[in-house]
Context: one part of a larger RNA
Molecule: small-subunit ribosomal RNA, 5' domain
Organism: metagenome
RNA sequence: GAAUGAACGCUGGCGGCGUGCUUAACACAUGCAAGUCGUACGAGAAAUCUUCUGCUUGCAGAAGAGAGUAAAGUGGCGAACGGGUGAGUAACGCGUGGGUAAUCUACCCUUGAACCUGGGAUAACAUUGCGAAAGCGAUGCUAAUACCGGAUAGUAUCUCGUGACCACGGUUGUCGAGACUAAAGGUGGCCUCUACAUGUAAGCUACCGUUUGAGGAUGAGCCCGCGUGCCAUUAGCUUGUUGGUAGGGUAACGGCCUACCAAGGCUACGAUGGCUAGCUGGUCUGAGAGGAUGAUCAGCCACGCUGGAACUGAGACACGGUCCAGACUCCUACGGGAGGCAGCAGUGAGGAAUCUUGCGCAAUGGGGGAAACCCUGACGCAGCAACGCCGUGUGAGUGAUGAAGGCCCUCGGGUCGUAAAGCUCUGUCAAGUGGGAAGAACCUGUCUGAUACCAAUACUAUCAGGCACUGACGGUACCACUAAAGGAAGCACCGGCUAACUCCGUGCCAGCAGCCGCGGUAAGACGGAGGGUGCAAGCGUUAUUC
Repeated sequence: GAAUGAACGCUGGCGGCGUGCUUAACACAUGCAAGUCGUACGAGAAAUCUUCUGCUUGCAGAAGAGAGUAAAGUGGCGAACGGGUGAGUAACGCGUGGGUAAUCUACCCUUGAACCUGGGAUAACAUUGCGAAAGCGAUGCUAAUACCGGAUAGUAUCUCGUGACCACGGUUGUCGAGACUAAAGGUGGCCUCUACAUGUAAGCUACCGUUUGAGGAUGAGCCCGCGUGCCAUUAGCUUGUUGGUAGGGUAACGGCCUACCAAGGCUACGAUGGCUAGCUGGUCUGAGAGGAUGAUCAGCCACGCUGGAACUGAGACACGGUCCAGACUCCUACGGGAGGCAGCAGUGAGGAAUCUUGCGCAAUGGGGGAAACCCUGACGCAGCAACGCCGUGUGAGUGAUGAAGGCCCUCGGGUCGUAAAGCUCUGUCAAGUGGGAAGAACCUGUCUGAUACCAAUACUAUCAGGCACUGACGGUACCACUAAAGGAAGCACCGGCUAACUCCGUGCCAGCAGCCGCGGUAAGACGGAGGGUGCAAGCGUUAUUC
């Protein structure tokens, strides 16, 4: 000099864009952060309102609406994403470059084939038992795209044969044979065929789905080369250890696991041990080489109160799932139960120190749904904080009697100083008025037309046009108008380094100080004043890095 997620002191006008627990991976009150689908399924209230009937005239009953709505249940998909944190990890964790002939991949895209026929349950519900609760049962009924059979079957899988290729490990085929394995329907429209007999379905068709192949895309698993801290005042380490055979296991190779066999394997090119640490793109600094660093943003990894385990699933050994153990907190009728903010806000504690228990799904993105739409503390916005960067203002011109006043003085004067006052202007920002007013809106619904599909002019889809509707921010940005210099300057320093000097006070005292050093009666170094210098909505100090 530059820099910071900074803090502290004094001070503080506005705006834009960013940033904001670096400490206790400490403990957490409260609310919200993951749901959705009635076009998979069975079922299904109430308040309230209307009408009618009865009579004890304000009650009872019935019907309808509310409503096939709410709440609940079975089932599907999602909940493995998104969001947080950096504890652990010196490791194939990360970075980079390869390999997988050793692998998987829900939804999505392209393409082929199929969706035939049966069965038994169970929740919800009803009745009921136990319990303070959490919850746990018993009996009975019922549905499905839930569950279980049968049929069908290939370029799927397996076995055998066979051909080709080959790096001799294997790979492969419009090849042959055998074995084995599947499914589910829902909604809308129509009457061409068929049947009833004139609008229906067992028919046709469209859409959404289901099953099974092939290919792709995406995502993931695994393996390898190289690189990626400090300590030798850590020198030896290792028994599933190193390799083999066989088997098991996995989506998959492998001591991944097991049995047996061999006795190996690593290490001074630093094994093992200890300490520290998430890694990277980047960031800061520097002419560079390098050094330091890893907040925000992005990629990867790890974790989810601590330790362990599996279940479900395409995917987890799963932050807002389950089980076991532990610590802690809470409820209890003492028998037993409940919980996990390193999600967003917020609280306590710790600390020098770090924000609102805000608004909205309008946009972007995600989940579900055929769709409308619902959900979304992701996200978009607003709030707080000079925490940072950037922009801008605090006025402009004129004005000498060099006013008053302060300070200094050699008492002549000098200086603050064109500074002020005064005069003439301007109106950024802030304030006020409410006059105007974007962009962010694409969608969606409906109508019309065209095209495609089809037996069809129906349905549906796509495109075009008309109309209607959708904005949290927010009556915001911006524009216009009004009045008025009015509301807006501080901080540090002035001995040398280092730009800037005098007076008074003090008297080795009080104090200053980054280093050298000042202070013991004329202190340019302490304290104050006047003046000056430097930065400026900031200025200094401290800490840290180059």